[in-house]
Record summary:
c-di-GMP-I-GGC riboswitch aptamer from Oryzomonas japonica, 108 nucleotides, folded computationally. Lineage of the source: Bacteria > Pseudomonadati > Desulfuromonadia > Geobacteraceae > Oryzomonas. It was read from a public genome assembly, where an Rfam model found it.

Order: sequence, then structure tokens, then C1' cells
RNA sequence: ACCGAUAAAGCCUAACCCUUCGCGAGGAGGGGGCGGAAAGCUACGGGUCUCCGUCAUGCCCUGCGACUAAGCGCGCCGGGCAUCGGGGAGACGGCCGGGUUGCCGAAG
Repeated sequence: ACCGAUAAAGCCUAACCCUUCGCGAGGAGGGGGCGGAAAGCUACGGGUCUCCGUCAUGCCCUGCGACUAAGCGCGCCGGGCAUCGGGGAGACGGCCGGGUUGCCGAAG
């Protein structure tokens, strides 16, 4: 140095519950304890999640225009909804990788 013990001293704290902050994902404090050897720190890459709705796409509605015997269909303005495709703003370090710092010392 790698590595990581049925070692020692300590450390952190999932789900869930309470309080509080946030539109939300979630954050903070208290309880709790499934776990953890970086479950310390860091959103750099990937991922997941939230919010927005300018863009795109699809659907619906009102009106107008050309066409038509008329209707359907077509084009345009406006409105609504959805998708999460692209975009913007965020969350997660206990999803994976990267970066960085660090306690202890059996066996090998």
C1' cells in the first nucleotide's frame, strides 16, 4: 500500500411516526433501526424523480377562409386537455460511476 476480522474505541441511520420548511420531488430537528468500511464531502457523467409549459406532437371546441348543391374533408386565428419528445428550473451522495478527504489494524 492492497485488503477488511464474529477485533477494540467510536461514527452514520432505511422504512415508519411526530414537528417544521418547500407548489412538489424533497430538506431540517426529534424518536426509531433496516443496514453501512466511506451510508464523510462533491450534482462532473449516467440514472430516477419533481415543477413549469415558451417549442414539438396528438386530440377536442368556437370562429373565419377557399372549395362544394350540401356535408365531410382542407387551411388559418384563438381556447382547452394530454404526452414527456425537445427545452428551462430543481431534488436524490442509502441508485451506479468519477473526483476528493479520512478512523482502526487481525489474517493474507